Predicted 3D model of a 72-nucleotide RNA (transfer RNA) from Candidatus Daviesbacteria bacterium RIFCSPLOWO2_01_FULL_39_12. NCBI's taxonomy places the organism under Bacteria, Bacteria candidate phyla, Candidatus Daviesiibacteriota. The coordinates come from a structure-prediction model, not an experiment, and the mean pLDDT is 81. It was read from a public genome assembly.
[in-house]
RNA sequence: GCCGACAUGGCUCAGUGGUAGAGCACGUUCUUGGUAAGAACGGGGUCGCGGGUCCGAUUCCCGCUGUCGGCU
Numbered sequence: 001g002c003c004g005a006c007a008u009g010g011c012u013c014a015g016u017g018g019u020a021g022a023g024c025a026c027g028u029u030c031u032u033g034g035u036a037a038g039a040a041c042g043g044g045g046u047c048g049c050g051g052g053u054c055c056g057a058u059u060c061c062c063g064c065u066g067u068c069g070g071c072u
Base pairs, nucleotide, nucleotide: 001071002070003069004068005067006066007065010024011023012022013021018055026042027041028040029039030038048064049063050062051061052060
């Protein structure tokens, strides 16, 4: 230099056009003589950045940035 994949709560990941979700973690409460385990509820996300298409974009298109892999 070229090619490809990925970027979504603190972490690991779903979500392929129509209100952004799960597990773990965190907070409060309940349960227990106490701890662990368990149960209920709750907070937390400008979906990497900038444009475009569309009535409507996390999703489709273009560019950029970053990470990983491959080729030379």